The RNA shown here (Bacterial RNase P class A) has 385 nucleotides and comes from a Gammaproteobacteria bacterium. The coordinates come from a structure-prediction model, not an experiment, and the mean pLDDT is 75. The source organism's lineage runs through Bacteria, Pseudomonadati, Pseudomonadota and Gammaproteobacteria.

């Protein structure tokens, strides 16, 4: 100097002038039984790291007194955190990366099915396409014979080569007709043992020729866990209709927030035709809340103690202008570094919340999408001392 890994953080800031929305306090008027509504003045709050996505868990509300199976569905290595998770944080084992680091849908294949196209000889208790050898039987030729040759059937091989995403462990070495875990050493598999460890798993030495293989983000076994709708949920008040009319089915029925069954509760219950009303309060913002210090833990996180309250619209509020000043971005001149590529600084001159994007019951993750700018850690390279 250059390339990269992973964490936090910030996402203009001051200052005027107009213009929203809520909360407290005051004045004024309306109206009134009374609240609610309306207009001024003063203080004070007022959008995001994702508010998105609507994928997870939850708080809370209703079914509802509410249980059990089945069916169904989610997860999936070990521990640890949390209200709670399919999240997070530490490990363990694979993979990927030189590396810091990343990334896993990670239980089980002898319970039991199904599935692997095409290629190939053959895709699971396998064979011969090429090849290889023919020792033993059997053919030929020499030869009295013994014996030698010689092609190859009949066998015998699966190391060499082909095919394939994938074929019955590699690597050398004896062995043999040729070969082959057929024997050996090493490896890798396997179960028992020991040793370390909460475990996942790790190691170690002997001992076993050891393999009828893959696939479960196929079906299915095992282990856990799951009741169901949602804030358009719910709750309060006002007002208005037509408590109008038809048909089914009925206590051995019928109905009760996925589906079938018991159990329980309840006494009616479904369908179809009209008709009113959709206004107004709440629910609505104090929260598994945020900051700060400290103790505890590798860390996620927890305790303790102090401080602070930080949008609540309701068709949907926070916007509009203006100056400065910081950063960013783009340009020009100089000057220094560098082979260049380019990278710094000084200085002018445009532009500027410049991207992704705005709450709606509320939190806890996860995803996705992004202008820019700070900070720490750490790792590779290359020059020079």
């Nucleotide at each position: 100097g250059a390339a990269g890994u992973c964490c936090g953080c910030c996402a203009g800031g001051c200052a005027g002038c107009c213009g929203c929305g809520g909360c407290a306090c005051c004045c004024a008027g309306c109206u009134u039984u009374a609240c609610c509504g309306u207009g001024g003045g003063u203080g004070u709050c007022g959008a995001g790291g994702a508010a998105a996505g609507u994928c997870c868990g939850g708080g809370c509300c209703c079914c509802a007194u509410a249980g059990a199976g089945c069916a169904g569905g989610a997860u999936g290595c070990c521990g640890g955190c949390u209200a709670a998770c399919g999240g997070c944080c530490g490990g363990g084992c694979g993979c990927c990366g030189c590396g810091a680091g990343g990334c896993g849908a990670c239980g089980a294949a002898c319970a039991g099915g199904g599935c692997a196209a095409c290629a190939g000889a053959a895709a699971a208790c396998a064979u011969a396409c090429c090849g290889c050898c023919g020792a033993u039987g059997g053919c030929c030729c020499c030869g009295c014979a013994a014996g030698g040759g010689g092609a190859u059937c009949a066998g015998g091989u699966a190391a060499g080569g082909g095919c394939g995403a994938a074929c019955c462990g590699g690597u050398g070495g004896g062995g043999u007709a040729a070969g082959a875990g057929c024997c050996c050493a090493c490896c890798g598999c396997g179960g028992a043992c020991g040793u370390g460890g909460u475990g996942a798993c790790a190691c170690g030495g002997a001992c076993g020729g050891c393999a009828c293989g893959g696939u479960a983000a196929c079906c299915u076994c095992c282990a856990u866990c799951c009741g169901g709708g949602g804030c358009a949920a719910g709750g309060c008040c006002a007002a208005a209709u037509a408590g109008g009319g038809g048909a089914g089915c009925a206590u051995g029925g019928g109905c009760g927030u996925g589906g079938c069954u018991c159990g329980c509760g309840c006494u009616g219950c479904u369908c179809c035709c009209g008709g009113g009303u959709a206004g107004g309060c709440u629910g609505c913002u104090u929260g598994a809340g945020c900051c700060u210090g400290u103790c505890g833990g590798c860390a996620a996180c927890g305790g303790c103690a102090g401080g602070c309250c930080c949008a609540g619209a309701g068709g949907a509020a926070u916007g509009g202008c203006u100056g400065c000043c910081a950063g960013g971005c783009g340009g020009c001149c100089g000057c220094g570094c560098u082979c260049a590529c380019g990278c710094g600084c000084u200085g002018c001159c445009g532009c500027u919340c410049c991207a992704c994007a705005g709450a709606a019951c509320c939190c806890g993750g996860c995803u996705u999408a992004u202008c820019g700018g700070c900070g720490g850690a750490c790792u590779u390279c290359c020059a020079c001392u």